[in-house]
RNA sequence: AUUUAAGUUUUCCAGGGUUCCGCAGUUUACAGCUGGCAGGUCCGAGCGAAAACGCAAAGUUGGACUGUGGACAAGGAAGGAUAAAAGCCUGGGAGUU
Numbered sequence: 001a002u003u004u005a006a007g008u009u010u011u012c013c014a015g016g017g018u019u020c021c022g023c024a025g026u027u028u029a030c031a032g033c034u035g036g037c038a039g040g041u042c043c044g045a046g047c048g049a050a051a052a053c054g055c056a057a058a059g060u061u062g063g064a065c066u067g068u069g070g071a072c073a074a075g076g077a078a079g080g081a082u083a084a085a086a087g088c089c090u091g092g093g094a095g096u097u
Stems, first nucleotide, its partner, number of pairs: 007053006015043002020040002022037001023035004055069002058066003072092001078090003
């Protein structure tokens, strides 16, 4: 300096806001407006968790199955999406060790 499964998907947690619902306030008010509110829906981790598939090498083997492995990872500012925001995306990026 380069390459690598450091793969894909789903569910969940931390986290996140405000489309919809609920709640609170306001107005004459089942509508409107205001408020993110320890709520529901919703978004959600490369460096959080789990599972499935896949991968690697090994064993058994007729198809296939079995157990094993999958290490390490400190990190802005800025921009982007959605209603909006974010440990989302750019991004295991820049820079740093």